[in-house]
RNA sequence: AAAGUUUGACAGACAAUCGCCGGUGCUUACGCACGGGAGGAAAGUCCGGGCUCCGCAGGGCAGGGUGCUGGAUAACGUCCAGUCAGCGCAAGUUGAAGGAUAGUGCCACAGAAAUGGACCGCCGAUGACGCCGCGAGGCGAACAGGCAAGGAUGGAACCGUGGUGUAAGAGACCACGAGGGGGUACGGUGACGUAUUCCCUGGUAAACCCCACUCGGAGCAAGACCGAAGAGAACGUGGCAGACGGCUUAUGCCGAUUCUGCAGCCUUUGCCCGAGGCGCGUUCGGGUUGGUCGCUAAAGUCCGUCAGCAAUGUCGGACGUAGAUAGAUGAUUGUCGCUUCAAUGGUGGGAGGGUAGUGGUGCCCGUUACGACCACCGGAAGAACAGAACCCGGCUUACGGCAAGCUUUCCGA
Numbered sequence: 001a002a003a004g005u006u007u008g009a010c011a012g013a014c015a016a017u018c019g020c021c022g023g024u025g026c027u028u029a030c031g032c033a034c035g036g037g038a039g040g041a042a043a044g045u046c047c048g049g050g051c052u053c054c055g056c057a058g059g060g061c062a063g064g065g066u067g068c069u070g071g072a073u074a075a076c077g078u079c080c081a082g083u084c085a086g087c088g089c090a091a092g093u094u095g096a097a098g099g100a101u102a103g104u105g106c107c108a109c110a111g112a113a114a115u116g117g118a119c120c121g122c123c124g125a126u127g128a129c130g131c132c133g134c135g136a137g138g139c140g141a142a143c144a145g146g147c148a149a150g151g152a153u154g155g156a157a158c159c160g161u162g163g164u165g166u167a168a169g170a171g172a173c174c175a176c177g178a179g180g181g182g183g184u185a186c187g188g189u190g191a192c193g194u195a196u197u198c199c200c201u202g203g204u205a206a207a208c209c210c211c212a213c214u215c216g217g218a219g220c221a222a223g224a225c226c227g228a229a230g231a232g233a234a235c236g237u238g239g240c241a242g243a244c245g246g247c248u249u250a251u252g253c254c255g256a257u258u259c260u261g262c263a264g265c266c267u268u269u270g271c272c273c274g275a276g277g278c279g280c281g282u283u284c285g286g287g288u289u290g291g292u293c294g295c296u297a298a299a300g301u302c303c304g305u306c307a308g309c310a311a312u313g314u315c316g317g318a319c320g321u322a323g324a325u326a327g328a329u330g331a332u333u334g335u336c337g338c339u340u341c342a343a344u345g346g347u348g349g350g351a352g353g354g355u356a357g358u359g360g361u362g363c364c365c366g367u368u369a370c371g372a373c374c375a376c377c378g379g380a381a382g383a384a385c386a387g388a389a390c391c392c393g394g395c396u397u398a399c400g401g402c403a404a405g406c407u408u409u410c411c412g413a
Stems, first nucleotide, its partner, number of pairs: 001409008010400001012336007020037002023034004039385001043396002046394005051219004063215005068082005083097001084095004098210002103208002105204003119151002121147003126144002129140004159177006178201010223293004232284006239262005244255004264278005300319005306313002338382004345377005352365004361413001
């Protein structure tokens, strides 16, 4: 320097002006002053918890989830430290990592057979057959039969290689080796590792299943409270005149369960006219529009100490950090900072300087200048993903540049 890998912090700063949403204080409807105002992911809503309401004696079945070990935690499918396996030269990284020796199932096509099979092939020891032989027996063929070494199929063929053995063969037996399981010894809290011995030998649990642990449901539109108008119910009250109805022989009396007019009340900006509408009052329950709470003090953040490899926890100190409700948290300008690009420019110093820590040699640039080298100044552009909605811990996804550790390779007089 390049490539890679891991981790961390950040997410421009300040000022002015104009706005938006809460808070406090003045005042009073107009505001004024002070102070506060998004994120690492606020996102996806995928896990876990707090909180709220409902359900619930206890237990079981069904169903869901998780699945190496130890630890952390309120909890987790998260995190930390390890084990084993895969990948990588390495730093590192990934893991759907319980059980196939509980049982059942499945293993397409091909192939004889996918856990019990024989197509080609090998054999003739045994039985039968044919020929020869007086006979013992020999020869032949391969009907019964034996075998699974070799070929062929397949991702995979009954653990592999070699030997013994046999008629031919075969874990049938032996040696070595692979994998799984059990025992023993040692190390480790443990997963597991090392050694040794015995037993066994296809794969699949991302098939059913078995084992261990674990899980009540819905969610802040949870939920609690206050409560307009209109409709409803109860009680009280309801002026005058006429019609109407009832009672009465009649005069007359009664009736808001009927109608009309006037009066009354409401609206029409204050008054009058006009127009339109209407029984009135009190109480009640329900809880609609709406309002208040829930609402932000949080398993909170930062610093230090102690314990721990770490995640994290103990103790002490400091801080007090958005709360909108159709949703505020913004815009403009200036200065500085950062990154990239371009030009290698200007001013001043200047005879020596550069060569990655020091010194020497070597090399290179310059040597009175078109000036090596040093200092200062100067242009343009860009700045990502994204917007809280009850809160918190995670995961995942989106995204910008920066720094540091480590690994590998290359370069240098």